[in-house]
Molecule: SAM riboswitch aptamer (S box leader)
Organism: Hymenobacter sp.
RNA sequence: CUGCUAUCCAGAAAGACCGAGGGACCAGGCCCGAUGACGUCUUGGCAACCUACCACGAGUAGGUGCCAACUCCUGUUCAACCACUAAUUUAGGUUGAAGAAGAUAUCAG
Numbered sequence: 001c002u003g004c005u006a007u008c009c010a011g012a013a014a015g016a017c018c019g020a021g022g023g024a025c026c027a028g029g030c031c032c033g034a035u036g037a038c039g040u041c042u043u044g045g046c047a048a049c050c051u052a053c054c055a056c057g058a059g060u061a062g063g064u065g066c067c068a069a070c071u072c073c074u075g076u077u078c079a080a081c082c083a084c085u086a087a088u089u090u091a092g093g094u095u096g097a098a099g100a101a102g103a104u105a106u107c108a109g
Base pairs, nucleotide, nucleotide: 001109002108003107005105006104007103008102013043014042015041016040017039021032022031023030026075027074028073029072044067045066046065049063050062051061052060053059071101076098077097078096079095080094081093082092
C1' cells in the first nucleotide's frame, strides 16, 4: 500500500515546548484558535480490537487505538412525510435505510 472482517449517537485532560492556523481530501455550512488552537513530549485517563495469564471478574499484564463537536454536519441512491401547485415533474425541508469516502483493530498478501 491492497484485500477481508468487525466497529464508528457511549467514554476519557492536565503540564511543558512551539507559534498560526486547525477540524482527512474537494465544495458548502458550522465550529476550535494569541484566554495559545494544530502539532510534539511527559504524565494521567478512556476503552476493550488482538495476545498471554487467570482468582473466569466490569480481572491482570503486554501490543495497538482514542481523550471538542455523531466520523462536527451535508454531498450519492431509495423510501415516507412536510411545504408549494388546479395538477404533475424538478428544485426545497424533515426523518429513516443503504452506499461511497474516511478512521481504528484483526487477519492475509